[in-house]
Context: one part of a larger RNA
């Protein structure tokens, strides 16, 4: 000098764009953050309203609506955090003849006929609750047989081929599917099997990026083999047996520290430092462990077990997990609203309308940062008053002010007022296409007009380094200080004043990096 997710002191007008718990991966009240589908299925209220009424009630409507249940898809995305991890975690380049892939796109073949249940519901019943138990009824795109088998898979035979359980083809045998719904009757949406693709993922390898040798030896599933198991798949991944290997000064092992990267900061570069925001990957979800479901998880707002903690309890037993968005306590030098909206973009479900979405879009708070603008412009010398200095002549603040003439950014007021929104969908049309609907921000941005200099300047420094000097006070005191050093009676170095210098809605200080 530059930089910062900064903090602190003094000060503070406006706008735009960004950024905002770096500490306790500490504990959390409350609300919201993942639902959706009635065009898969069986059920099915109530308020209200209306009619009748013997005034008890009953019928219609509300409505096949709400709600719950079965079933499907989604909940593995999106969002958070950086604890752990020195590792194929990451980066980069390869490999899988050792692999998987819901939805989506293209293509091919198919979707026949049966059966048995069960929730909801009803009855009884246990419990304070959470939640159950027994019996009975019922449906399906839920479940189970049967049929069919283009294809796929398995075993065997044959042919070709560059490979392990390789690839291509072919023959015989065996195994293996399915679900319907809506319809304007044209069809549409689903379902099953297979081939290819897109996108996504799993696994393996080379190379690369921290510190310590005051850590020198480490290793029994350890290294390899065979058989078996397991996986989508290779593999000590697991297991039995056999062999005795494997790693290490090119730093094994151990210890410490740490998420990695694109990047960011600095620097002429080489390099050094760093890994907030944004983006890619990884890991984690109170702590530890485990699997289930599923195309995908060993699953933040799923399950089970154990533990610590908190809460409820009728003491028998139960409930919970903000490192989602807000918010609270605590810690800390320090970091925001318990806001608005689904209008846009994106996502889930749905044929669609639509519903959901603290992702997101916005608004709020904060000079935390960057950028822009303003706090006025011109004229104005009796160089006014006043302050300070003075050699008492004067000098200086100083064209500064006043005064006069203007301007009108900004703030204020009045009026107008967007773009972001064209799709889905609806209507019309054979079609091309045309029209309509939809805005949280927001009466915001922006525009015009009104009035009027009015509301808007501070902070640090002035001995040298380093730009800027005098007076007073103090008297090695009080104090200053980044280094050198100032202060003991004329201190440009302390404190105040006048003046000056530098930056400016900031200026200084502290911390950290280059």
């Nucleotide at each position: 000098g530059a930089a910062c997710g900064a903090a602190c002191g003094c000060u503070g007008g406006c706008g735009g764009c960004g950024u905002g718990c770096u500490u306790a991966a500490c504990a959390c009240a409350u609300g919201c953050a993942a639902g959706u589908c009635g065009a898969g299925c069986g059920c099915g209220a109530a308020a209200g309203u209306u009619c009748c009424u013997u005034c008890g009630g009953g019928g219609g409507u509300g409505a096949g609506u709400a709600a719950a249940g079965c079933g499907g898809c989604a909940g593995a995305c999106g969002g958070g955090u950086g604890a752990g991890u020195a590792a194929c975690a990451c980066g980069u380049g390869g490999g899988c003849a050792a692999c998987c892939u819901g939805u989506c796109c293209u293509c091919a073949a198919g979707c026949g006929g049966g059966g048995a249940a069960u929730a909801a519901c009803c009855a009884c019943u246990c419990g304070a609750a959470a939640g159950g138990g027994u019996g009975g009824c019922u449906a399906a795109u839920a479940c189970c047989g049967c049929a069919u088998a283009a294809g796929a898979c398995c075993a065997c035979g044959c042919u070709c081929u560059u490979u392990u359980g390789g690839g291509a083809g072919u023959g015989c045998g065996g195994u293996u599917a399915a679900a319907g719904g809506c319809u304007u009757c044209g069809g549409c949406c689903a379902c099953u099997u297979g081939a290819g693709g897109a996108g996504g993922g799993g696994c393996c390898c080379g190379c690369g990026g921290c510190c310590g040798a005051u850590u020198a030896g480490c290793u029994a599933g350890u290294u390899g083999g065979u058989g078996g198991g397991g996986u989508a798949a290779c593999g000590g991944c697991c297991u039995a047996c056999c062999a005795a290997g494997g790693c290490g000064a090119c730093g094994a092992u151990c210890g410490g520290u740490a998420g990695c990267u694109g990047g960011u900061c600095u620097g002429a570069g080489a390099g050094g430092a760093u890994g907030a925001u944004c983006a890619g990957c990884c890991a984690c979800a109170c702590u530890g462990g485990u699997a289930c479901u599923g195309a995908g998880a060993c699953a933040c707002g799923g399950a089970c077990c154990a533990g610590a903690c908190u809460c409820c309890u009728a003491c028998g037993g139960g409930a919970g997990g903000c490192a989602g968005c807000a918010g609270u306590g605590g810690g800390g030098a320090a970091u925001a609203u318990u806001g608005c909206g689904a209008a846009a973009u994106g996502g889930g479900c749905g044929a669609a309308a639509g519903c959901c979405u603290g992702a997101c879009g916005c608004a709020g708070c904060a000079a935390c940062g960057c950028c822009g603008c303003g706090u006025g412009g011109g004229u104005g010398a009796u160089g006014a008053a006043g302050g300070c200095c003075u050699u008492c002549g004067g000098g200086u603040c100083g064209u500064a002010a006043a005064a006069c003439c203007c301007u009108g950014u900004u703030a204020g007021g009045u009026g107008g007022g967007a773009a972001g929104a064209a799709a889905c969908c609806u209507g019309g049309g054979c079609a091309a296409c045309c029209a309509g609907c939809u805005g949280a921000c927001g009466g915001u941005a922006c525009c015009a007009c009104c009035a009027g200099a009015g509301g808007a300047a501070g902070c640090a420094c002035c001995g040298g380094c380093u730009a800027a000097c005098u007076c007073c006070g103090u008297g090695c005191c009080a104090g200053c200080a980044g280094c050198c050093g100032c202060g003991g009676u004329a201190a440009u170095a302390c404190g105040g004043a006048g003046g000056g210098u530098g930056c400016a809605a900031g200026c200084g200080u502290u911390g950290u990096u280059c």